[in-house]
RNA sequence: GGGCAAUUAGCUCAGUUGGAAGAGCGUCGGAUUCGCAUUCCGAAGGUCGGGGGUUCAAAUCCCCCAUUGUCCA
Numbered sequence: 001g002g003g004c005a006a007u008u009a010g011c012u013c014a015g016u017u018g019g020a021a022g023a024g025c026g027u028c029g030g031a032u033u034c035g036c037a038u039u040c041c042g043a044a045g046g047u048c049g050g051g052g053g054u055u056c057a058a059a060u061c062c063c064c065c066a067u068u069g070u071c072c073a
Base pairs, nucleotide, nucleotide: 001072002071003070004069005068006067007066010025011024012023013022019056027043028042029041030040031039049065050064051063052062053061
């Protein structure tokens, strides 16, 4: 220098054919307990890596950039 993959909640990851952003764990509150743990109920938490484009509409399609991993040179 070039190819490929990944980037979504604090962490690990889903998200199908473009049409409402989700799960588990964690955190907080409540119930349960003498108390803790477990269990149950609820809540908060997201510029979907950044910018631009296409579209009535983009996490999803296209382009550029960044970071990480990997392969080639």